[in-house]
RNA sequence: GGCUGGAUCGUCGCUCCAUUGUUCUUUGAUCCAUGGAGAGGAAAGUCCGGACACCGUAGGGCAGGAUGCCGCACGAGCUUCACGGCAAGUGCGGGCGGCGCGUUUCAAGGCGCGUCGACGGAUAGUGUCACAGAGAAUAUACCGCCACGUGGGCAACCGCGUGGUAAGGGUGAAAAGGUGGGGUAAGAGCCCACCGCGUCGUCAGCAAUGACGGCGGCAGGACAAACCCCUUCCGGUGCAAGGCAAAAUAGGUGGCUGGGCGGCUCGUCCUAUAGCCACGGGUAUGCCGCAUUCCGCUGAGUCGCCGCGCAAGCGGUGCUAUGGCGGAACAGGUCCGCUGUGAGGCGGGCUUGAGAGAAAUGACGGUCAACCCGCCGCAAGGUGGGAGACAUAAUCCGGCUUACAGGCC
RNA sequence: GCGGUCGUAGUUUAGAGGUAAAACUCCUUCCUUCCAAGUAGGUGUCCCGAGUUCGAUUCUCGGCGACCGCACCA
Repeated sequence: GGCUGGAUCGUCGCUCCAUUGUUCUUUGAUCCAUGGAGAGGAAAGUCCGGACACCGUAGGGCAGGAUGCCGCACGAGCUUCACGGCAAGUGCGGGCGGCGCGUUUCAAGGCGCGUCGACGGAUAGUGUCACAGAGAAUAUACCGCCACGUGGGCAACCGCGUGGUAAGGGUGAAAAGGUGGGGUAAGAGCCCACCGCGUCGUCAGCAAUGACGGCGGCAGGACAAACCCCUUCCGGUGCAAGGCAAAAUAGGUGGCUGGGCGGCUCGUCCUAUAGCCACGGGUAUGCCGCAUUCCGCUGAGUCGCCGCGCAAGCGGUGCUAUGGCGGAACAGGUCCGCUGUGAGGCGGGCUUGAGAGAAAUGACGGUCAACCCGCCGCAAGGUGGGAGACAUAAUCCGGCUUACAGGCC
Repeated sequence: GCGGUCGUAGUUUAGAGGUAAAACUCCUUCCUUCCAAGUAGGUGUCCCGAGUUCGAUUCUCGGCGACCGCACCA
């Protein structure tokens, strides 16, 4: 860092659904019985993206936010008649850069391996670079080195002045191309070779980019998780969205002129018996949204109808819901086959599919599996004991991040 | 459930890349017979972790914590 996050049985309980029955204030509720279903890898944080719903038609400009090497694959979904394109992100491969190790070279550097990278632009512009240091981006002369002048000294040398010098020392995170050689008074791209850099061209590659050659003695520092520029994208709100039904109250008082859920503006729509805001007042209810979807068959009890029977009842038939069975699609899990360098792709088998509304999954016990400890045993094993975390769906889906006992890799 | 704001000394707040500051409080000293006032001094993981940078309280990302707001009707 990744995977996993026990299995099964019994008793008692919890939530929802269906059905019979009980009671009641009877389209319903309550209690009981029977049957069925019932949390996670993160259900968490709410950090991104999407579905869905509403807002006015979501349209222009500005502002704001996000994104950021290249190719391929996957991806909740969006878009298109289709091909194709977009998409939070994820994976694989590559390029470039940093760091480490090894190797090679006189050295700079090269090569190989590993690892990391929020990896567009520093030659569009603005800005910052504390302290230290002589000098920090228009470079700089503190020590040193050298020349000349001059003073001292027999001399070596020392002092002072004027110049030259960025090789060496020192400061710093960073000192204005690097290494080696030539050259020089000492030095210096001053000259040369190699490396780096800039630029032009050719070639290779889908591309990022690289290789080679010519030219240029060198323009060149760091920071964009500083402002900013460029690229691509983004309307807002958030299931307390929103729809239906019901109940209750003072259609009250005050303020504003605008308001229509985007920060501004243009445009657009509504408006004066209007709209908005504040105060005051009322309600604190139900259903839907919303819980895989669709189709077919079957169908106990109950119910409807018909027939028989004096009646209890019996027989036939029909329908709804639930249940059962089967199939298809979608989504998840798992296994197998084929395929691709790889991430992946295609096909098939088996299996699974919560839905409450302040919120249900729990407790106890047994058995088994894995783990730890003790004892017995050469061993296989036997036996006794022990531990089990983080955390609980709340409209749904995809991703990210964080938490985590024990076990495995 | 959804949205927003904030975290610096015991408390209330500054600081917005360059060695963290003010007021009050607390502790010690001096002054006083004692107290108060006054004098002199002291007290800090900038909520935590990672990253960018020479350098982070400040910038970026992740976490933790605190606080606030949001129902419907007339």

Two RNAs folded together computationally: RNase P RNA and transfer RNA, 483 nucleotides in total. Its mean pLDDT, the model's own confidence on a scale to 100, is 77. It holds a member of the Rfam family "Bacterial RNase P class A". Rfam's curators write: Ribonuclease P (RNase P) is a ubiquitous endoribonuclease, found in archaea, bacteria and eukarya as well as chloroplasts and mitochondria.